[in-house]
The RNA shown here (transfer RNA) has 76 nucleotides and comes from a Nitrososphaeria archaeon.
RNA sequence: GGGGUCGUCAGCUAGCAUGGUUCAGGCUACACGGCUCGGGCCCGUGAAAUCAUGGGUUCAAAUCCCAUCGACCCCA
Numbered sequence: 001g002g003g004g005u006c007g008u009c010a011g012c013u014a015g016c017a018u019g020g021u022u023c024a025g026g027c028u029a030c031a032c033g034g035c036u037c038g039g040g041c042c043c044g045u046g047a048a049a050u051c052a053u054g055g056g057u058u059c060a061a062a063u064c065c066c067a068u069c070g071a072c073c074c075c076a
Stems, first nucleotide, its partner, number of pairs: 001075007010028004020059001030046005052068005
């Protein structure tokens, strides 16, 4: 230098090819409450992601297109 895969809550992960409504779902962790003599387990509730960044297409974008940044892999 060329090519490919990927980037979503604090952590892990689904959703993306077939764009669609209402808070972007789940698990763990966290906060509060219940339960308990107390704690754990268990149960309930809650906070937290405008989906790497910027732009484009569209009535509508996490999802399609382009560029950039980053991680990993392959070729030279």
It matches the Rfam family "tRNA". It is annotated as a transfer RNA.